The part of an RNA shown here (large-subunit ribosomal RNA, domain V) has 538 nucleotides and comes from Pavlova sp. CCMP459. The prediction has a mean pLDDT of 82. Rfam family: Bacterial large subunit ribosomal RNA.

Context: one part of a larger RNA
RNA sequence: GUCUUGGUGGACAAGAAGACCCUAUGCCGCUUUACUGAAGCCUGUUAUGAAUAUUUUUAAGUUUAUGUGUAGAAUAGGUGGUAGCCUCGGCACAAUAUGAAAUACCACCCUUAAGCUUAUUCGUAUUUCAACGAUAACUUAUUAUCGGAAAGUUUCAGGUUGUUAGUUUUCCUGGGGUGGGAGACUCCCAAAAAGUAACGGAGUUGCGCAUAAGGUAAGCUUGGGUUUUCCCUUAAGUGUAAUGGCAUAAGCUUGCUUGACUGCAAGAUUUACAAAUCGAGCAGAAACUUAUUGUUGGCCAUAAUGACCCGAUAGUCCUGUAUGGAAAGGCUAUCGAUUAACGGAUAAAAGUCACGCUAGGGAUAACAGGCUGCUCGCUUCUAAGAGCACUUAUCGAUGAAGCGGUUGGGCACCUCGAUGUUGACUUAGGUUAUCCUGAGGCUGUAUAAGGUCUCAAGGGUGCGACUGUUCGUCGCUUAAAAACCUACAUGAGUUGAGUUCAGAACGUUGUGAAACAGUUCGGUUUAUAUCCCCAAGA
Numbered sequence: 001g002u003c004u005u006g007g008u009g010g011a012c013a014a015g016a017a018g019a020c021c022c023u024a025u026g027c028c029g030c031u032u033u034a035c036u037g038a039a040g041c042c043u044g045u046u047a048u049g050a051a052u053a054u055u056u057u058u059a060a061g062u063u064u065a066u067g068u069g070u071a072g073a074a075u076a077g078g079u080g081g082u083a084g085c086c087u088c089g090g091c092a093c094a095a096u097a098u099g100a101a102a103u104a105c106c107a108c109c110c111u112u113a114a115g116c117u118u119a120u121u122c123g124u125a126u127u128u129c130a131a132c133g134a135u136a137a138c139u140u141a142u143u144a145u146c147g148g149a150a151a152g153u154u155u156c157a158g159g160u161u162g163u164u165a166g167u168u169u170u171c172c173u174g175g176g177g178u179g180g181g182a183g184a185c186u187c188c189c190a191a192a193a194a195g196u197a198a199c200g201g202a203g204u205u206g207c208g209c210a211u212a213a214g215g216u217a218a219g220c221u222u223g224g225g226u227u228u229u230c231c232c233u234u235a236a237g238u239g240u241a242a243u244g245g246c247a248u249a250a251g252c253u254u255g256c257u258u259g260a261c262u263g264c265a266a267g268a269u270u271u272a273c274a275a276a277u278c279g280a281g282c283a284g285a286a287a288c289u290u291a292u293u294g295u296u297g298g299c300c301a302u303a304a305u306g307a308c309c310c311g312a313u314a315g316u317c318c319u320g321u322a323u324g325g326a327a328a329g330g331c332u333a334u335c336g337a338u339u340a341a342c343g344g345a346u347a348a349a350a351g352u353c354a355c356g357c358u359a360g361g362g363a364u365a366a367c368a369g370g371c372u373g374c375u376c377g378c379u380u381c382u383a384a385g386a387g388c389a390c391u392u393a394u395c396g397a398u399g400a401a402g403c404g405g406u407u408g409g410g411c412a413c414c415u416c417g418a419u420g421u422u423g424a425c426u427u428a429g430g431u432u433a434u435c436c437u438g439a440g441g442c443u444g445u446a447u448a449a450g451g452u453c454u455c456a457a458g459g460g461u462g463c464g465a466c467u468g469u470u471c472g473u474c475g476c477u478u479a480a481a482a483a484c485c486u487a488c489a490u491g492a493g494u495u496g497a498g499u500u501c502a503g504a505a506c507g508u509u510g511u512g513a514a515a516c517a518g519u520u521c522g523g524u525u526u527a528u529a530u531c532c533c534c535a536a537g538a
Base pairs, nucleotide, nucleotide: 002538003537004536005535006534007533009532010531011530014526021361022360023359024358026357027356029352030351031350034167035166036165037164038163040160041159042158043157044156047153048152049129050127051126052125053124054123058119059118060117061116062115063114064113065112067110074103077109078108079107080106081105084091085090132147133146134145135144136143137142170182171181172180179199183205184204185203186202187201188200206342207239208299209298214257215256216255217254218253219252220251223232224231225230237246238245240304242302243301244300261284262283263282264281267278268277269276273343286296287295288294310336311335312334313333314332315331316330318329319328368415369413370411371410372409374408376404377403378402379401380400381399385395386394422497423495424494425493427489428486429485430484431483432482435460436459437458438455439454440453441452442451443450462476463475464474465473466472503521504520505519506518507516508515509514
């Protein structure tokens, strides 16, 4: 070197575009006091014959009644005709009187009320010849009994409704969830222009003020210097946070007032856009000021807010669907948003999945590795003190400097088209910060037995009870029953008790579907070795 047989440590070996985790304006199932529909159900209503009685409403006709201001015999409805009417006794006419109007009798009407008739109508009750329903018999054509204008069916509505359907259920996030946050203002961070991030450090805001806290004019306001028409100085104050301002006061007081105006606007600041901010000046009509002049388009400034659509109110020289109008729209002014997830997806929306599915992600978690080394373990320095005296035989506060990479963390760098996860078994290789055995120093080492330190990894480092346990407690031995690393060594070597699928139950939580680092019983561990490697052999 070739080959044979055997073994499985590696090829982050094979198998399966990871089932855990996250993401997707992906999907499905299930739940419900999520949203919006629908079936169903309930209620009312329409339609599906009549008859009788009665009640209500309305209309017409008819009969009977009805009509009181004052004055006047007196309860005068109105108009017309007329001198008579009649129960034989009266009433009228005429005249007189009263009053706006005069009476008997006849005719036609008005107001109000009652009765009757007809029609209509809201209801109620009753009946059954046919509708319709149930039961029974059947000769299949009906009959009988019971019910009955109900039920059933039907029209249109209202209510209810996880029975059913379609969907929604935000994002940021040192993984996700829980918590917190999402717009605006002030300061620091911010590195002396502007700007500048973080789930960095601190606060504030969703207004207020018309008996001003607005406008204007006047006056007042610490201390000091100089004596004044001046300069320096700042506390307090400023409607409210912070910052920057403020004495010519922007602070305080008084008078008069409404510029907290209408129509504009050169030009700047800011800025991805959309927005936002400042603004001399012009026209009109005003306020204050003795006047000339001047100031005033809110407030010391920076927060106190919301696009488009839709709707509302008022105005308007606009449009007006053949034409004239109107409706409707436009334009101008104003109003309606915790659209606060605050550049606002809809007028309208919560959960659960361990029965789950798909696309992806090592852009992102759980194992292991890596970086780090807070924590952890170990060492060194300092030496207050304890040690009878004496810091360092031994112990050592405080403080300081390191090492290691065995704990718990932080980060999220390889791996999600898969790096199989605890413990046990088997087989081990290594480190030394040494448990035993070995060699020494010091000792508060008499000896013995020790303490502590230095060197030393050759060899060794047990068996049981309980628990899935590592660990731990206990028991008996032992020279000793050391610690750690090796993907918490080792599942293509074994196991599978635990954890971590699907079944089931308890407790608890939840309206529920379901859930729990709570408990409990049960629960498929694949593989014929290509290469390297290892063992034995030819």